[in-house]
RNA sequence: GCAGGUGUGGCGAAAUUGGCAGACGCGCUAGUUUCAGGUACUAGUGGUAGAAAUACCUUGUGGGUUCAAGUCCCGUCACCUGCA
Numbered sequence: 001g002c003a004g005g006u007g008u009g010g011c012g013a014a015a016u017u018g019g020c021a022g023a024c025g026c027g028c029u030a031g032u033u034u035c036a037g038g039u040a041c042u043a044g045u046g047g048u049a050g051a052a053a054u055a056c057c058u059u060g061u062g063g064g065u066u067c068a069a070g071u072c073c074c075g076u077c078a079c080c081u082g083c084a
Stems, first nucleotide, its partner, number of pairs: 001083007010026003019067001027045006046057004060076005
């Protein structure tokens, strides 16, 4: 240099026929249980602002297509594999 692949909450990951983004697990928070801790069970848990209601933002990143994009198209960044 060329070709292919991967990139999603704090972590591992799902959603690939374009239709509620973050299911499920771990972790974390609160509670019950305990003298205390662990285990177990119940509820909650993407980010920002807010007292709340709610609003806005969010799939590496910048654009495009579409009523609608994690998913399709173009560029770009990082990493992995192969070829030279």
Source information: Predicted 3D model of an 84-nucleotide RNA (transfer RNA) from an uncultured Clostridia bacterium. It matches the Rfam family "tRNA". It is annotated as a transfer RNA. Gene Ontology term of the family: triplet codon-amino acid adaptor activity.